[in-house]
This record gives sequence, C1' cells and structure tokens, in this order.
RNA sequence: UCCUUAUCCAGAGCGGCAGAGGGAACGGCCCUGUGAAGCCCGGCAACCGGACGAGAUUCGGUGCCAAUUCCGGCAGGAUUUAUCCUGGGAGAUAAGGA
Repeated sequence: UCCUUAUCCAGAGCGGCAGAGGGAACGGCCCUGUGAAGCCCGGCAACCGGACGAGAUUCGGUGCCAAUUCCGGCAGGAUUUAUCCUGGGAGAUAAGGA
C1' cells in the first nucleotide's frame, strides 16, 4: 500500500505546557486568543490477547474524547420543492490476510 470481516445517531476534563490553526480531501457549514494543532495528565469505550474469584472484573495491545463519520457529492424513493428516507461511494477504527 492492497484485500476481507465487523462497527461508525451512545460515551468521554471548568486540568497543565504551548501559542495559530483545526474539523481526511473537495464543496459547504462550523470550531478557535473566552486559546487551534501538538505534548502531558485525566477520562470514555470494549475490537483483540492474557488472568482469575467469571464481573459489562482486572492487566496488556489499540482506538476515541465539538457538531450523526458535522453535512453533501452517486443511485432510488417520498414530498409541503425544500427537505426527508433507503442504499452506495469515500473515510475512520479493530482483527485477520497478501
């Protein structure tokens, strides 16, 4: 990097350092000096492995902590024509494989 499977409307700080960006890309729309990214601590969750007293326990490997994966793009449907619904695509994470 690619492939397969599963999940993606729940949940998570009024902390420290830092100092201008961030929300994948594109188009929107947002967040941000009332402090972005990043790092530390803290927390949430339970995909994989271990342990035992078998509990939504504990240890380890990850993950995650604005907004549904923030929304949209493609196809179909409904309708008050501006919205809604279903599926797909893309993306993210885990586990396995090439």